This is a predicted structure of a 346-nucleotide part of an RNA (small-subunit ribosomal RNA, central domain) from an uncultured bacterium. Its Rfam family is "Bacterial small subunit ribosomal RNA". The RNAcentral record of the full RNA draws on ENA.
Context: one part of a larger RNA
RNA sequence: UUGGGUUUAAAGGGUGCGUAGGCGGAAUGAUAAGUCAGUGGUGAAAGUUUGCAGCUCAACUGUAAAAUUGCCAUUGAAACUGUCGUUCUUGAGUGCAAAUGAGGUAGGCGGAAUGUGUAGUGUAGCGGUGAAAUGCAUAGAUAUUACACAGAACACCGAUUGCGAAGGCAGCUUACUGGCAUGUAACUGACGCUGAUGCACGAAAGCGUGGGGAUCAAACAGGAUUAGAUACCCUGGUAGUCCACGCAGUAAACGAUGAAUACUAGUUGUUAGCGAUAUACCGUUAGUAACACAGCGAAAGCGUUAAGUAUUCCACCUGGGGAGUACGUUCGCAAGAAUGAAACUC
Numbered sequence: 001u002u003g004g005g006u007u008u009a010a011a012g013g014g015u016g017c018g019u020a021g022g023c024g025g026a027a028u029g030a031u032a033a034g035u036c037a038g039u040g041g042u043g044a045a046a047g048u049u050u051g052c053a054g055c056u057c058a059a060c061u062g063u064a065a066a067a068u069u070g071c072c073a074u075u076g077a078a079a080c081u082g083u084c085g086u087u088c089u090u091g092a093g094u095g096c097a098a099a100u101g102a103g104g105u106a107g108g109c110g111g112a113a114u115g116u117g118u119a120g121u122g123u124a125g126c127g128g129u130g131a132a133a134u135g136c137a138u139a140g141a142u143a144u145u146a147c148a149c150a151g152a153a154c155a156c157c158g159a160u161u162g163c164g165a166a167g168g169c170a171g172c173u174u175a176c177u178g179g180c181a182u183g184u185a186a187c188u189g190a191c192g193c194u195g196a197u198g199c200a201c202g203a204a205a206g207c208g209u210g211g212g213g214a215u216c217a218a219a220c221a222g223g224a225u226u227a228g229a230u231a232c233c234c235u236g237g238u239a240g241u242c243c244a245c246g247c248a249g250u251a252a253a254c255g256a257u258g259a260a261u262a263c264u265a266g267u268u269g270u271u272a273g274c275g276a277u278a279u280a281c282c283g284u285u286a287g288u289a290a291c292a293c294a295g296c297g298a299a300a301g302c303g304u305u306a307a308g309u310a311u312u313c314c315a316c317c318u319g320g321g322g323a324g325u326a327c328g329u330u331c332g333c334a335a336g337a338a339u340g341a342a343a344c345u346c
Stems, first nucleotide, its partner, number of pairs: 004317003007300002012314001014201004021194003025088007033081002035077008048066007091191001092188003095184003103177007110154001114150008125136002162169002206247006216240001220236004258313006266291010295302002319346003328339004
């Protein structure tokens, strides 16, 4: 390279938008670039293949033919692809109707708990553990009552629930705002799918500046345990955890399963609609779960939400270690990220 693959064996990009490119619905007319057919030219010789001949045979050599799958010109064909024109509505989008949801951003408000402060009651312990001790407490703790303040998180509802492209999103409320689904079939008329480079978003930890600091808690200190204990347990406790702005750009960023379209038995729940009716029952669309036929799979299992049957496009893999390392480059304040080998070895 031709292939074969990517849930778990190596392998799906963290996610989206989208440029180039690749691919692309139905009908009809034209064209003739691709495509197909004919003819002509060319496609050196040697070599190759076949026939015949010459050296006593063979190697070798001569001669004739074939092949030379290509290119150019020309004459035609018009199914398919392309191009141009016209038309269509089922793909895609818009409108209208009435829904849905922890979707997002900003503001306001609330109660419980925790901690602290002040005041009252009250007296000797509290706290903690396997057991203790460090710690707190007669300068009155713990407990309890009242008031005040602070910051963070939102019990029950709560679910195999819902929403979001992913990360993720949960007290209540207001404003602004994105999306999906359903019904209808009024409008546009292929406007579509995918998507290298690029751009945007992207948990936690981390970094910068300025705030905030209740809880919890890396580091750190002390007490235990132990042979030791730089741990597990306990008492404390700083960064951090929270907010604003900026950076960083990684995760078991997981469904370990890229996106899109079509097709291939069903059953049982559930969410949001719609139809019919009578609230039951039924039908239907979109989602979300549990089983299961065909089929697939090494098996586990998957199974209309495919890992089945096919098509299009992108990404990635090619024995283990060395190694996601070195070097170089790009980005970053740094931490580091991205790209990414080889020698050697089994």